[in-house]
Context: one part of a larger RNA
RNA sequence: CCAUCCUUAAGGAACUCGGCAAAUUGACUCCGUAACUUUGGGAGAAGGAGUGCCCUGGGACGUGUACCCCCUUGCGGGAGAAGCGUUUUGGGGUCGCAGAUAAGAGGCUCUGGUGACUGUUUAACAAAAACACAGGUCCCUGCUUAAGUCGCAAGACGAUGUAUAGGGGCUGACGCCUGCCCAGUGCCGGAAGGUCAAGAGGCGCGGUGAGAGCUGCAAAUCGAAGCCCCGGUGAACGGCGGCCGUAACUAUAACGGUCCUAAGGUACCGAAAUCCCUUGUCAGGUAAGUUCUGACCCGCAGGAAAGGCGUAACAACUGGAGCGCUGUCUCAAGGAUGGUCUCG
Repeated sequence: CCAUCCUUAAGGAACUCGGCAAAUUGACUCCGUAACUUUGGGAGAAGGAGUGCCCUGGGACGUGUACCCCCUUGCGGGAGAAGCGUUUUGGGGUCGCAGAUAAGAGGCUCUGGUGACUGUUUAACAAAAACACAGGUCCCUGCUUAAGUCGCAAGACGAUGUAUAGGGGCUGACGCCUGCCCAGUGCCGGAAGGUCAAGAGGCGCGGUGAGAGCUGCAAAUCGAAGCCCCGGUGAACGGCGGCCGUAACUAUAACGGUCCUAAGGUACCGAAAUCCCUUGUCAGGUAAGUUCUGACCCGCAGGAAAGGCGUAACAACUGGAGCGCUGUCUCAAGGAUGGUCUCG
């Protein structure tokens, strides 16, 4: 010096990206426990007190001798001093610095974000806010071969199931909700019309032949799906404006004008896991706060099942603050074990 471990004056997070690590707490009994809440919870909330041993008293229960009671007189039943046992609750005493005497055994609180939850995951750098999830909703499927899936096929699964079933997509407990646009794309519907292949048809025109014929080209007309066309459909893919003016201080603009659009973003939320400018502005917390919390709204570029906003409980999740506690630090010191070093 390295690894692992122990102790430390005064201070106590000043360390650091961050209390990472370590320390604190820790058992049992009793007391006592807030907001909030889906009334289950939160909760071991928080915060306190007690705990050894000896003597002695009370209560409860078990067992049960003596005594007592009952009868169907039995190896019967009931009750039950004493004794013994278990447990609980008082009083007194006693020893130590210390009585859960060693070991093992929650630190706690306040406040945001995200995900409801228990679960699942990158075997060997990621456990999460990712996946799943009950619940919601949309689409497909009416069953001799369902829809769908695997297979060249036979065949199999779906299912020895039958729409309260099965498959697929999205969302993701619960609560309150889920606005406008069908112009484009998709999907669904539409006995008309337009277009439209093979095929049918054969006016007409060729080649050849003496001819019959053989062999070609070919116009009308009849020909599906599809596309065009007409409608519907957003918890289908998706989308959800600009400029100018206006109120008796100023400022702002409920109001008006105009252009464009399929329609111009509703509720709710908002400097947010989303805000470039930005350390926005104000308030709170600190002596001091680019983080944090509460507001404001000028949303570069939130927004309603790629769900919106809340939400008790939960989380080795993530941000901020505090109490306790500490060698994290001021600032280092001492100690233990094994290495490191030399020889072999």
Predicted 3D model of a 344-nucleotide part of an RNA (large-subunit ribosomal RNA, domain IV) from an SAR202 cluster bacterium. The coordinates come from a structure-prediction model, not an experiment, and the mean pLDDT is 89. Rfam family: Bacterial large subunit ribosomal RNA.